[in-house]
RNA sequence: AAUAGAGGUCGCGACCAAUAAGAGUACCUUUUCGGAGACUGCCCAAGUCGAUGAUGAAAAGCGAAAGGAGCGGUUGCCGAAGUGUCAGUCCCCGGGACGGGCUGGUGCUGGGACGUAGUUGAACAAACUACGGACUGUCGCAGCAAUGCGGAGCGCUAUU
Numbered sequence: 001a002a003u004a005g006a007g008g009u010c011g012c013g014a015c016c017a018a019u020a021a022g023a024g025u026a027c028c029u030u031u032u033c034g035g036a037g038a039c040u041g042c043c044c045a046a047g048u049c050g051a052u053g054a055u056g057a058a059a060a061g062c063g064a065a066a067g068g069a070g071c072g073g074u075u076g077c078c079g080a081a082g083u084g085u086c087a088g089u090c091c092c093c094g095g096g097a098c099g100g101g102c103u104g105g106u107g108c109u110g111g112g113a114c115g116u117a118g119u120u121g122a123a124c125a126a127a128c129u130a131c132g133g134a135c136u137g138u139c140g141c142a143g144c145a146a147u148g149c150g151g152a153g154c155g156c157u158a159u160u
Stems, first nucleotide, its partner, number of pairs: 001160005008078001011077006019069001028061006037049004042096003081109011110136002114132007138151005
C1' cells in the first nucleotide's frame, strides 16, 4: 500500500409502508356580539378583501392536509453515519433576510442506551447538541491473576 473482516439483538443510513397522532384542529357555511382594519410564512414593494360589516369572540354544522413517527418489508454498508463551519450551486421570489436540497474543503464524535438542559416540533413522539455516571468493543501500560488506568476509528484484526 492492497484485499477481507469485527464491534451491536435497537450497529449506521436509504426506499416502500399497515397504522397512530396531527384533530374534531385549520379551512368553509349559518346565527349572534362587535365596529376597522385584515390577508399574501418575515421586511420592502405590489396586490386582494372590508360599513353590502373585515380581523376578533361565542354557538351550531361540515371537515382536511403537510412536515415528523413507523408493525413490517426491501436494500446499501462498518466514518457505516451524524453534526459545526466555510465556499459553490439550486428551490421560492419583483427585491431582501431567513429556510430547505445537493456538491466540495475543513473540525468534532468508537458504539448503543439512560438521565438532565437547550434547539426544532402539535407532542409526553422523534431528531440534533452539550454535560453526567454506568455498559460495551478495541488498542496500550501495570499486574501471577482478578482487575485497574489511559488513548481514539486517519483506529483495530487477518492475509499478501
Predicted 3D model of a 160-nucleotide RNA (Lysine riboswitch aptamer) from uncultured Ligilactobacillus sp.
Of the family's consensus pairs, 98% are formed in the model.
The source organism's lineage runs through Bacteria, Bacillati, Bacillota, Bacilli and Ligilactobacillus.
Rfam family: Lysine riboswitch aptamer. From the family's description: Riboswitches are metabolite binding domains within certain messenger RNAs that serve as precision sensors for their corresponding targets. Allosteric rearrangement of mRNA structure is mediated by ligand binding, and this results in modulation of gene expression. This family includes riboswitches that sense lysine in a number of genes involved in lysine metabolism, including lysC. The literature on the family includes a 2003 paper in Cell by Mandal et al., "Riboswitches Control Fundamental Biochemical Pathways in Bacillus subtilis and Other Bacteria".